[in-house]
Context: one part of a larger RNA
RNA sequence: CUGGGCAUAAAGCGCCUGUAGGUGGUACGGAAAGUCGGUUGUGAAAGCCCCUGGCUCAACCAGGGAACUGCAGCCGAUACUGCCGAACUAGAGUGUGAGAGGGGAGAGUGGAACUUCCAGUGGAGCGGUGAAAUGCGUAGAUAUUGGAAGGAACGCCGGUGGCGAAAGCGACUCUCUGGCUCACAACUGACACUGAGGGGCGAAAGCCAGGGUAGCGAACGGGAUUAGAUACCCCGGUAGUCCUGGCCGUAAACGAUGGGCACUAAGUGGAGGGAAACCUACCUUUUUCUCCUCUGUAGCUAAUGUGUUAAGUGCCCCGCCUGGGGAGUAUGGUCGCAAGGCUGAAACUC
Numbered sequence: 001c002u003g004g005g006c007a008u009a010a011a012g013c014g015c016c017u018g019u020a021g022g023u024g025g026u027a028c029g030g031a032a033a034g035u036c037g038g039u040u041g042u043g044a045a046a047g048c049c050c051c052u053g054g055c056u057c058a059a060c061c062a063g064g065g066a067a068c069u070g071c072a073g074c075c076g077a078u079a080c081u082g083c084c085g086a087a088c089u090a091g092a093g094u095g096u097g098a099g100a101g102g103g104g105a106g107a108g109u110g111g112a113a114c115u116u117c118c119a120g121u122g123g124a125g126c127g128g129u130g131a132a133a134u135g136c137g138u139a140g141a142u143a144u145u146g147g148a149a150g151g152a153a154c155g156c157c158g159g160u161g162g163c164g165a166a167a168g169c170g171a172c173u174c175u176c177u178g179g180c181u182c183a184c185a186a187c188u189g190a191c192a193c194u195g196a197g198g199g200g201c202g203a204a205a206g207c208c209a210g211g212g213u214a215g216c217g218a219a220c221g222g223g224a225u226u227a228g229a230u231a232c233c234c235c236g237g238u239a240g241u242c243c244u245g246g247c248c249g250u251a252a253a254c255g256a257u258g259g260g261c262a263c264u265a266a267g268u269g270g271a272g273g274g275a276a277a278c279c280u281a282c283c284u285u286u287u288u289c290u291c292c293u294c295u296g297u298a299g300c301u302a303a304u305g306u307g308u309u310a311a312g313u314g315c316c317c318c319g320c321c322u323g324g325g326g327a328g329u330a331u332g333g334u335c336g337c338a339a340g341g342c343u344g345a346a347a348c349u350c
Base pairs, nucleotide, nucleotide: 003322004321005320006319007304008303012318014201015200016199017198021194022193023192025088026087028085029084030083033081034080035077036076037075038074039073040072041071042070049065050064051063052062053061054060091191092188093187094186095184096183097182098181099180103177104176105175106174107173108172109171110154114150115149116148117147118146119145120144121143125136126135162169163168206247207246208245209244210243211242215241216240220236221235222234223233258317259316260315261314262313263312266295267294269292270291271290272289273288274287275286276285277284299306300305323350324349325348332343333342334341335340
C1' cells in the first nucleotide's frame, strides 16, 4: 500500500470551462508492447523449509533437496487491452424547419405608491403605543384638491409555473446576444466522458474613485420599558441600500445529495413540442420526446427516508473524510488597498 465511507453521524470543491492525466462505441486486417504457455540462462554462499548424517541428546555442525514467487534471451498463442492501417453510424457534433421562456446586455417609455416643494379649502390638533412620551403643528400641521420635482421598486397576472451552470432572473417596447426542446435523418465520422493544476462566473455585506439619495436604515441622538436595558417598542438619523468603473471571493453558495452513461414496477398531476385515429376545425382518445412536482413496489438505509430527477444495480473520472477539544487557531507561503481569503499544523488535554 491493499480498507471502509461522504442526504441527516467526519466527509461533494459555490458553479462552470478546460490543460495534463485517467477512461472510452461497432466490425475487419496487421504487428505482437501488455497478457498467457513452453524452454534456456541467471537468481552467490550462508540462513529459513524438507530428508539424512556427526558430536551420549540438544544447541551447534555437515551432506543432499526444495525454495529463491524475480529478471533476461529464445520459441509459440492472439481472446482481451494498447499500437498501426483501412472502414461503419447506434455516442458526440453540424445542417434544415419549427417552438417555449422573469436567460444575459444596452437604450427608451409607463402607471400606482411615497417624500419634498408651490397654490387652494380648512382651523386644532396630528402622530405614535400595551399605555405613553420624545417628535410635528396657530410662523397654519394632520386631512383634502390641483400642480411640479425626485429617487427607488415594479401590485394584480403569479402558479411545488418558466428560464439559467450556479449565484440568480418578474412593468412595457426596441436593438444586440447565449442556451434548451421537438421534427427530418441531409452532412462529419468516435471528433467522446471526467478533469490534478490553470482560467472564468460568483448573493449579501464590505473596500476604492466619481455620481445619486425618495423610502428604508447598522452606527449615533432622544423617548419609553426595566433592578439595570449599551436591547426588544417609539421619534429622528449617518454610512449603506441605487448608478458607473475597479476590488473583495465568502454563505445553512442546501436537494446539507460531484459529473457522465446504461439498466431496473406502477399510479396521479403540471409545462413545452411531435405523430396517429376520430366526417379529421378547436375538442376527445391513443402514442412519443424533453422538463418540473407528488404517491409508491422491489431494492437500499442505523433509522428517518429514498425510490426511472435513486440514497437501487453497474462502469468511468474528479473532490473530500479518518475521535472530541485545542482550531479553521499558530507558523510559513500566496492573494488583497484594507477587512480578510486560500493553504493549514503541533504541544497539551479528554

Small-subunit ribosomal RNA, central domain from a metagenome, 350 nucleotides, folded computationally. The coordinates come from a structure-prediction model, not an experiment, and the mean pLDDT is 88. The full RNA is in RNAcentral, with records from SILVA.